[in-house]
RNA sequence: GGGCCCUUAGCACAGCGGUUAGUGCAGCGGACUCAUAAUCCGUUGGUCGAUGGUUCGAAUCCAUCAGGGCCCA
Numbered sequence: 001g002g003g004c005c006c007u008u009a010g011c012a013c014a015g016c017g018g019u020u021a022g023u024g025c026a027g028c029g030g031a032c033u034c035a036u037a038a039u040c041c042g043u044u045g046g047u048c049g050a051u052g053g054u055u056c057g058a059a060u061c062c063a064u065c066a067g068g069g070c071c072c073a
Base pairs, nucleotide, nucleotide: 001072002071003070004069005068006067007066010025011024012023013022018056027043028042029041030040031039049065050064051063052062053061
């Protein structure tokens, strides 16, 4: 330099263009226990990497940029 892939909650990841973006873990509150762990219940937490474009409507499609990974040279 070229090709492909990834970027969504603190972490790991889901999410046919169509109401309000979810799950697990973690965090917080509670139940249980003499107590802790485990378990159970509830709950907080989001610039969907950035900027534009397409569309009635974009996390989802397109372009550019940024960060990361793999392969080729």
Annotation:
Model confidence (mean pLDDT): 81 of 100. This is a predicted structure of a 73-nucleotide RNA (transfer RNA) from Candidatus Sulfopaludibacter sp. SbA3. The sequence was found in a public genome assembly. The source organism's lineage runs through Bacteria, Pseudomonadati, Bryobacterales, Solibacteraceae and Candidatus Sulfopaludibacter. Its Rfam family is "tRNA". The family's RNA type in Rfam is transfer RNA.